[in-house]
Context: one part of a larger RNA
RNA sequence: UUAUGGUUAAGGAACUCGGCAAAAUGCCCCCGUAACUUCGGGAGAAGGGGGGCCUGCCAUGUGAAGGACACUUGCUGUCCGUGAGCGUGUGUGGGCCGCAGAGACCAGGGGGAAGCGACUGUUUACUAAAAACACAGGUCCGUGCGAAGUCGCAAGACGAUGUAUACGGACUGACUCCUGCCCGGUGCUGGAAGGUUAAGAGGACCGGUUAGCGUACUUGUACGCGAAGCUGAGAAUUUAAGCCCCAGUAAACGGCGGUGGUAACUAUAACCAUCCUAAGGUAGCGAAAUUCCUUGUCGGGUAAGUUCCGACCUGCACGAAUGGAGUAACGACUUCCCCGCUGUCUCAACCAUAAACUCG
Numbered sequence: 001u002u003a004u005g006g007u008u009a010a011g012g013a014a015c016u017c018g019g020c021a022a023a024a025u026g027c028c029c030c031c032g033u034a035a036c037u038u039c040g041g042g043a044g045a046a047g048g049g050g051g052g053c054c055u056g057c058c059a060u061g062u063g064a065a066g067g068a069c070a071c072u073u074g075c076u077g078u079c080c081g082u083g084a085g086c087g088u089g090u091g092u093g094g095g096c097c098g099c100a101g102a103g104a105c106c107a108g109g110g111g112g113a114a115g116c117g118a119c120u121g122u123u124u125a126c127u128a129a130a131a132a133c134a135c136a137g138g139u140c141c142g143u144g145c146g147a148a149g150u151c152g153c154a155a156g157a158c159g160a161u162g163u164a165u166a167c168g169g170a171c172u173g174a175c176u177c178c179u180g181c182c183c184g185g186u187g188c189u190g191g192a193a194g195g196u197u198a199a200g201a202g203g204a205c206c207g208g209u210u211a212g213c214g215u216a217c218u219u220g221u222a223c224g225c226g227a228a229g230c231u232g233a234g235a236a237u238u239u240a241a242g243c244c245c246c247a248g249u250a251a252a253c254g255g256c257g258g259u260g261g262u263a264a265c266u267a268u269a270a271c272c273a274u275c276c277u278a279a280g281g282u283a284g285c286g287a288a289a290u291u292c293c294u295u296g297u298c299g300g301g302u303a304a305g306u307u308c309c310g311a312c313c314u315g316c317a318c319g320a321a322u323g324g325a326g327u328a329a330c331g332a333c334u335u336c337c338c339c340g341c342u343g344u345c346u347c348a349a350c351c352a353u354a355a356a357c358u359c360g
Base pairs, nucleotide, nucleotide: 001355002354003353004352005351006350007349008348010346011345014344019341027051028050029049030048031047036041038174052096053095054094055093056092057091058089059088060087061086062085066080067079068078069077070076071074097101109339110338111337112336113335114334115333116331117330121133122132137172138171139170140169141168142167143166149158150157151156175326176325177324178323180256181255182254185253186252187249188248189247190246191245194244195243196242200238201237206232207231208230209229212225213224214223215222216221217220257275258274259273260272261271284318285315296312297311298310299309300308
C1' cells in the first nucleotide's frame, strides 16, 4: 500500500449523481394501532411494556397409596380419596445475580408524498428484471363444420374426437366514471344501372402460294387473271373479376383550423364578421415519463431547493380502447421528504488476518 474484518471522542448525510456501502431494526407474549379502502385490507401499521434463575401460591391435566360398598370373589365394578407423584401455565407474590436475561448464532428499519404498471407471474443463458411482455376483463372482425385458420407438392394432419357460452385473428389491458366530432383520403364490406377491360369465341375484309386460263412473241419465256387446298394478318360482335361509380363502416388506418374587430379605467373577450375544411379537439387532464422558451409564475417544504409537492394555463408539440381521468392493494421499478441509525463525511486513527514490499 492492497484486501477482508473490528473499534472509535464530538458531530450525525455536512459525503455523494443518489444514504452507494455500513450501521440500526430483528424472536415470542401483552397493550395499542391512522389516513385511505374494491370493506378483504392497510397491519407485524406506527408506538409502548415484559422475557433469566430460585422459591411460594393459584389455575389446569393425569390420577397413585389407602378406605367404603357391591357381587358374577376377580389382574372385578362403583364411590370417596381436606388427593401423593408427575406435567402445563400466556397466571400471581417474594427473593437472587450481572453492564447486559430473545445475554451467543439465527433473526423486519420505519413513516409521509408523487409517477408508472392493477395484481401473482415472464424477459435480453454471459453488461438491461423494468414503466417492457403476459394477464383476467373489454371491443371488433372472421368461421355453420370436409368450419375459418395453420403445416404439407399431395395424401394427410392440427384446429377437435371441439361445434358460435366454440375456434381463429387484431387492438386494449383489473376495478370505477367514461370513451366526443369527422367516411373527404386509404382500407374493408355491400351494390348493380352505366363506362373501361384479358384470354377465348367470332370471322367481314385484305394478302401469299398456284392447277388452270388469257395476251405477246425470238416455242419456253415474260406479263396478267386466278378455283380448291394450304397459309399470313385480322375488323364488327360476344365476354369475368377488377377499376371507375354508388352506399355503409373509425374499440378500421387515420384526422380533429386561421384572420380581424368588440364591454363605461386598463386588461380580457361571453359577442360579431370573414376565409378554409371531411370535421375543426368534447369530457377530463395539463411546465406532465409529453413544456422549446424554462430554474415559466404563485404557494409549500429548507437558513439557502435547476429536483419534489400543490396550483395557474401562455398545451413549441395532452386528449379519449394508437384508450382519457382516477384508484385500495401490490412492486429487488423511478422521484422527493422525514424519523431512527451510523467512519458516507468533517478527518482520520488504531487493532486483527492475508498478501505486496524490506531485511535475513
Background: This is a predicted structure of a 360-nucleotide part of an RNA (large-subunit ribosomal RNA, domain IV) from Arthrobacter cryoconiti. It matches the Rfam family "Bacterial large subunit ribosomal RNA". Taxonomically the source falls in Arthrobacter (Bacteria, Actinomycetota, Actinomycetes, Micrococcaceae). The coordinates come from a structure-prediction model, not an experiment, and the mean pLDDT is 85.